Molecule: Bacterial RNase P class A
Organism: Gemmatimonadota bacterium
RNA sequence: UGAGCGUGCGAGUGAGGAUCGCUGGCGGUUUCGGCCGCUGGAGGAAAGUCCGAGCUCCACAGGGCAGGGUGCCGGGUAACGCCCGGGCGUCGUAAGGCGAUGGAAAGUGCCACAGAGAGUAGACCGCCGAUGGCCGUUCGCGGCACAGGCAAGGGUGAAAGGGUGCGGUAAGAGCGCACCGGGUUACUGGUAACAGGAACCGCUUGGUAAACCCCACCCGGAGCAAGGCCAAAUAGGGGAUGAGGGGUGGCCCGCCCCGUCUGAGUCCCGGGUAGGCCGCACGAGGUCGUUGGUAACAACGAUCCCAGAUGAAUGAUCCUCCCCCGCAAGGGGACAGAACUCGGCUUAUUCCGCGCGCUCAUUCA
Numbered sequence: 001u002g003a004g005c006g007u008g009c010g011a012g013u014g015a016g017g018a019u020c021g022c023u024g025g026c027g028g029u030u031u032c033g034g035c036c037g038c039u040g041g042a043g044g045a046a047a048g049u050c051c052g053a054g055c056u057c058c059a060c061a062g063g064g065c066a067g068g069g070u071g072c073c074g075g076g077u078a079a080c081g082c083c084c085g086g087g088c089g090u091c092g093u094a095a096g097g098c099g100a101u102g103g104a105a106a107g108u109g110c111c112a113c114a115g116a117g118a119g120u121a122g123a124c125c126g127c128c129g130a131u132g133g134c135c136g137u138u139c140g141c142g143g144c145a146c147a148g149g150c151a152a153g154g155g156u157g158a159a160a161g162g163g164u165g166c167g168g169u170a171a172g173a174g175c176g177c178a179c180c181g182g183g184u185u186a187c188u189g190g191u192a193a194c195a196g197g198a199a200c201c202g203c204u205u206g207g208u209a210a211a212c213c214c215c216a217c218c219c220g221g222a223g224c225a226a227g228g229c230c231a232a233a234u235a236g237g238g239g240a241u242g243a244g245g246g247g248u249g250g251c252c253c254g255c256c257c258c259g260u261c262u263g264a265g266u267c268c269c270g271g272g273u274a275g276g277c278c279g280c281a282c283g284a285g286g287u288c289g290u291u292g293g294u295a296a297c298a299a300c301g302a303u304c305c306c307a308g309a310u311g312a313a314u315g316a317u318c319c320u321c322c323c324c325c326g327c328a329a330g331g332g333g334a335c336a337g338a339a340c341u342c343g344g345c346u347u348a349u350u351c352c353g354c355g356c357g358c359u360c361a362u363u364c365a
Stems, first nucleotide, its partner, number of pairs: 001361010011350001014321007022041008043335001047346002050344005055223004067219005072086005087101001088099004102214002107212002109208003124154002126150003131147002133144004162180006181203001182201004187196003227278004237269005244258006285304008322333004
């Protein structure tokens, strides 16, 4: 210099100003309607609601079965299907990427099509025909491919029952040997997953467990419309008391209706609806530092208070500057919007900006 890999942030209609608004808190004021001042006011994903929790209510002796989930090993965490570190497999020259990555020698099932044969292997083409048979013979052997032998080669398939080579043989074959692979046994290193070399075994057992299954571990349900408190009007409920109450005409007495234990009227109580308040913003909290740890993370110290609305605020206009593209005019500044709260994952976005750690190639010193 070029090409690439990993990882951490920032967030931009951003900064400053002016004007007009919305909303939480505190203070003042009020004619109780408000008004004034100060101050706080969206995100890295607030999203999807996919996991795990806090919190709340309901259920619940203990143990087991069923059902569901997770799945290499170790660690972190309140917990997790998350994160960190390591192992193994695989891709890449490498930095690194990707992997539901326990068990197929406990058992069962399945392996389409093609193919002779798909798991008790299998003769379609092919090879051989030593041995026996038949024919010929110059008696050396030659021919035929009938019996039979063969898993080397071809062909089918995702997969053909260890691989490569040498020997061996009639042709072949772990039949023998070497190396690789596999298994068994201890040994060594490692907490472990696993790795390493050694000895022995010619090697019987292909794939599939997001098929049943086996093994290990985990698992009650519903959700802030949870749940709690205050509490009108009307209707209804309970209690006490107990004979009046209403309408109308006339003007001091009549009439009519209802009621008198099937209880009018009055008073009191409680549930509950509308409505209001709490839950609800100090928390597994943020920032900085020190220490321990490879790291995730933890401990300690200092410091900060950072939205809390409910038909749901967080906005609009103007001026100057900023970022990107363009010679300029000009164009562009993404995805998106809290709703009880956290820890993750996933998805959306890139006009972009700022780092840090590495790898490979080339050149120069």